The RNA shown here (transfer RNA) has 72 nucleotides and comes from a Chloroflexota bacterium. It matches the Rfam family "tRNA". Rfam classes the family as a transfer RNA. NCBI's taxonomy places the organism under Bacteria, Bacillati, Chloroflexota. The coordinates come from a structure-prediction model, not an experiment, and the mean pLDDT is 81.
C1' cells in the first nucleotide's frame, strides 16, 4: 500500500428499512432472624464520525476514524 470483518447501555451481544432490546452489572422495593439466592420496578443509548438515497435509515450507498485478521 491492498483486501476482508467488526464498531449498538458500564460489560458481553441481538436487532437486514417503520422511531432499539436481552443477559450480566447498578439503584430502590418485596421476601429472610440476617446475608446470599429469588421476585418486582427504575435509571442508563447523539446506534464510531460526516455526508447521500428514501415519506422514513442501527439497517442501503460513499468517505473518514478506531480495532482485529490476511496478502505483498
Nucleotide at each position: 500500500g491492498c483486501c476482508u470483518c467488526a464498531g449498538u447501555a458500564g460489560c458481553u451481544c441481538a436487532g437486514u428499512g417503520g422511531u432499539a432490546g436481552a443477559g450480566c452489572g447498578u439503584a430502590c422495593c418485596c421476601u429472610u432472624g440476617g446475608u446470599a439466592a429469588g421476585g418486582g420496578u427504575a435509571a442508563g443509548g447523539u446506534c464510531a464520525u460526516g455526508g447521500g438515497u428514501u415519506c422514513a435509515a442501527u439497517c442501503c450507498c460513499c468517505a473518514u476514524c478506531u480495532g482485529a485478521g490476511g496478502c505483498u